A computed fold for a 73-nucleotide RNA from Alloscardovia sp., annotated as transfer RNA. The prediction has a mean pLDDT of 82.
[in-house]
This record gives sequence, structure tokens and C1' cells, in this order.
RNA sequence: GGGGCUAUAGCGCAGUUGGUAGCGCGUUUCGUUCGCAUCGAAAAGGUCGGGGGUUCGACUCCCCCUAGCUCCA
Repeated sequence: GGGGCUAUAGCGCAGUUGGUAGCGCGUUUCGUUCGCAUCGAAAAGGUCGGGGGUUCGACUCCCCCUAGCUCCA
């Protein structure tokens, strides 16, 4: 220098051809207990890496950029 993959909640990840953003763990509250743990119920938490474009509508399609991993030179 060139190619490929990845970037989504605090952490690990899903998101089937464009149509409300979800799961597990964790956190908080309540119940249970003398108390803790376990268990049950509920809640909070996301500018979907950044910018632009297409579209009525973009995590999803197109372009550029950033960071990480990897292959070739």
C1' cells in the first nucleotide's frame, strides 16, 4: 500500500429479504427470610462507531472516515 471481517444497553451477543431495538448476565426497587443467598415480580438503562446519500421510512442499502482483528505484499 491492497483485500476481508467486526463496531448495537455496564459486559457478552441477537436482530431471517428495509416497517416499534431485543435476549442472557449485571444494576435498582418490591416480595420471600431474623438476616444473607436462592427464587418470584417490576423498572431503569441505547444519538445502533462518526459524517453524508437513497427512500414515505435505514441497525439493515450505497459512499467516505475512525478504531480493532486478520490475510497478501
Rfam family: tRNA.
It is recorded under the gene name trnA.